[in-house]
Molecule: transfer RNA
Organism: Methanobacterium congolense
RNA sequence: GGGCUGGUAGCUCAGGCGGUAGAGCGUCGCCUUGGCAUGGCGGAGGCCCCGGGUUCAAAUCCCGGCCAGUCC
Repeated sequence: GGGCUGGUAGCUCAGGCGGUAGAGCGUCGCCUUGGCAUGGCGGAGGCCCCGGGUUCAAAUCCCGGCCAGUCC
């Protein structure tokens, strides 16, 4: 330098056939206990790596960057 894969919540990742953004873990509160653990219920937390384009509408499609992994 070129090819491919990826970048979404504090962490690990789904969503990628365009139409109000999700799970597990963690965290906070409540219930359950004599107390703890386990379990149950609920909340907070991301405008989706950055900049443009297409579209009524973009995390999703297109272009250009940046970063990481992998192969040559």